A computed fold for a 595-nucleotide part of an RNA from Garicola koreensis, annotated as large-subunit ribosomal RNA, domain I. Model confidence (mean pLDDT): 81 of 100. The organism belongs to Garicola, within Bacteria. Rfam family: Bacterial large subunit ribosomal RNA.
Context: one part of a larger RNA
RNA sequence: GGCGCAUGGUGGAUGCCUUGGCAGUAGGAGCCGAUGAAGGACGUGGGAAUCUGCGAUAAGCCUGGUGGAGCUGAUAACCAAGUGUUGAGGCCAGGAUGUCCGAAUGGGGAAACCCCGCAUGCUGUUGUGGUGUGUGACUUGCCGCUGAAUGUAUAGGCGGUGAGGGGGAACGCAGGGAAGUGAAACAUCUCAGUACCUGUAGGAAGAGAAAACAAGAGUGAUUCUGUGAGUAGUGGCGAGCGAAAGCGGAUGGGGCUAAACCUGUUGCGUGUGAUACCCGGUGGGGGUUGCGCAGCGGGUGUUGUGAGGCCCAGUGUCAUAGGUCCACCGGCCUAUGCAGUUGAGGUGCAGGCGUAUAUGCGAACAGGGUUGAGUCCCUGACCGGAGAGGGUGUGAGUCCCGUAGUGGUAAUGCGUGUCUGCCGGCUGUGCUGGGUUCUCGAGUAGCACGCGGCUCGAGGAAUCGUGUGUGAAUCUGCCAGGACCACCUGGUAAGCCUGAAUACUCCCUACUGACCGAUAGUGAAUCAGUACCGUGAGGGAAUGGUGAAAAGUACCCCGGGAGGGGAGUGAAAUAGUACCUGAAACCAUGUGCCU
Numbered sequence: 001g002g003c004g005c006a007u008g009g010u011g012g013a014u015g016c017c018u019u020g021g022c023a024g025u026a027g028g029a030g031c032c033g034a035u036g037a038a039g040g041a042c043g044u045g046g047g048a049a050u051c052u053g054c055g056a057u058a059a060g061c062c063u064g065g066u067g068g069a070g071c072u073g074a075u076a077a078c079c080a081a082g083u084g085u086u087g088a089g090g091c092c093a094g095g096a097u098g099u100c101c102g103a104a105u106g107g108g109g110a111a112a113c114c115c116c117g118c119a120u121g122c123u124g125u126u127g128u129g130g131u132g133u134g135u136g137a138c139u140u141g142c143c144g145c146u147g148a149a150u151g152u153a154u155a156g157g158c159g160g161u162g163a164g165g166g167g168g169a170a171c172g173c174a175g176g177g178a179a180g181u182g183a184a185a186c187a188u189c190u191c192a193g194u195a196c197c198u199g200u201a202g203g204a205a206g207a208g209a210a211a212a213c214a215a216g217a218g219u220g221a222u223u224c225u226g227u228g229a230g231u232a233g234u235g236g237c238g239a240g241c242g243a244a245a246g247c248g249g250a251u252g253g254g255g256c257u258a259a260a261c262c263u264g265u266u267g268c269g270u271g272u273g274a275u276a277c278c279c280g281g282u283g284g285g286g287g288u289u290g291c292g293c294a295g296c297g298g299g300u301g302u303u304g305u306g307a308g309g310c311c312c313a314g315u316g317u318c319a320u321a322g323g324u325c326c327a328c329c330g331g332c333c334u335a336u337g338c339a340g341u342u343g344a345g346g347u348g349c350a351g352g353c354g355u356a357u358a359u360g361c362g363a364a365c366a367g368g369g370u371u372g373a374g375u376c377c378c379u380g381a382c383c384g385g386a387g388a389g390g391g392u393g394u395g396a397g398u399c400c401c402g403u404a405g406u407g408g409u410a411a412u413g414c415g416u417g418u419c420u421g422c423c424g425g426c427u428g429u430g431c432u433g434g435g436u437u438c439u440c441g442a443g444u445a446g447c448a449c450g451c452g453g454c455u456c457g458a459g460g461a462a463u464c465g466u467g468u469g470u471g472a473a474u475c476u477g478c479c480a481g482g483a484c485c486a487c488c489u490g491g492u493a494a495g496c497c498u499g500a501a502u503a504c505u506c507c508c509u510a511c512u513g514a515c516c517g518a519u520a521g522u523g524a525a526u527c528a529g530u531a532c533c534g535u536g537a538g539g540g541a542a543u544g545g546u547g548a549a550a551a552g553u554a555c556c557c558c559g560g561g562a563g564g565g566g567a568g569u570g571a572a573a574u575a576g577u578a579c580c581u582g583a584a585a586c587c588a589u590g591u592g593c594c595u
Base pairs, nucleotide, nucleotide: 001594002593003592004591005590006589007588008587009586015580016545017544020516021515022513023512024511025510026509027508028507029505030504031167032166039101040100041099042055043054044053046079047078049075050074051073061095062094063093064092065091066090070083071082072081106115107114108113116136117135118134119133120132121131122130123129138164139163140162141161142160143159144158145157146156171202172200173199174198175197176196182189186236212219213218223250224249225248226247227246233241234240254497255496256495257441261299262298263297264296265295266294267293268292269291270290276289277286278285279330280329281328282327283326284325304475306440307439308438309436310435311434312433313432314431315430318337319336320335321334322333323332324331338428339427340426341425342424343423348422349421350420351419352416353415354414355413356412357411359407360406361405365380366379367378368377369376381398382397383387389401390400391399446470447469448468449467450466451465452464456482477492478491479490480489481488532539533538552579555566556565557564558563
């Protein structure tokens, strides 16, 4: 020196564990904000720092519940000083306070700072001051007051009173809108109306009560879903893209207007002195009340076997009172009662009931053995509407917390369609037949050109949307049924609203896992979007485990200390805060063999 063996060091793999994650299921909740949010800065405790809580009333103040013996949050002990059965601390509900920044909003600003006006209070000076409270941004709806060029006006200005602004994970709708890619190149095409940007809303949104589909038979708003179907189609007929009807399910709900006609009112025009008009008839009375147009209200009306209006006829139409210029008859209107229906901005107000946010009760085991420890083993029992789970010095139904089950609510929220009372709204003028031809959504439908969207890339290209131009009809009307025409069939556009079935999960509760177990699982089990890097946008870590219990080694010795040797604790110290197990590389010591 090499090769073995043994014993160590180093190192932190492996095993076991889990406080943290991941993925879901069910239910809830689905917004917060000028009454100042989200997010922060700075403070705040008797004692330094950080986290948590809170806000100059500052680990807290008040009230109502609950609960029942300790408490003064955590790292984290120690000391001090207190507090509590006159019910503290804890938990739940409601309220008060809530510095400064931040939409940030009195003005400014390099966020958490600087400076000011007005009203009012306190305080100080000879005087200028100091300080507290309130208020003072902008945009916009409505109302009022003013008010230019310019006469009436309007613009503008001022005040009052409401609203908005900003934040939020995904989901929705809308306005814009790529490219890498694929086509084995690439241009139409594809990726894709995707990513992304912007606006904006809700707990969902959007859509929605046929100018729909269909086909000689019928369906009957919308939405979602299985199928139809990778079909029909489309496509440099390449790559690719890709329906619908129908059938089966989920859910289920329908309403309101415009117009014709009547009427009130405002403005403009016009008319004439009674013949218009004042509800109809008869008789009186009134005197511009009339008529036309336009605007704003009320009534009526809402449909496709077309409907409605107006006129006529028939039939029906709860009771009382009042009104309609006067009297009678008829008609109409209003109020009250009665009956029915319903909640008009939030399912109105009050109660009851249910539910959520604290919480209460809640069965049943002993002996012996071994062990450091009994939940283990042996023996004999018990409970079970409870043998889910967790903890306890080891595998615990019967030790503890719980679990099954069963109670409970002052306060606040939610539900009550189907509980009760009260208050309010609406309706009780409808039906049948005939006539009339008054109405039935206009710069619209259609058409031409240019685009977009539909399975449909201009094609024979309908249907849907519309930039430019042109431009109808009113039921003997109009649209659609894939150019177009005829017949037939279906519907009734150019106004509006609408629950449910559907999408999503920042968040709360409960539960689950052939999910992970510290190089895994979130980037983050540990004070993590931290340390650190970057001018910045941005990038972005690492570090878990003594023991049942600190019982964390008194005392002695060596040493300057670090560290160690005894002694002691403990079941164990080769469990000694470099701590469970403790692999390998690597480094030693001892020993055997070889050289």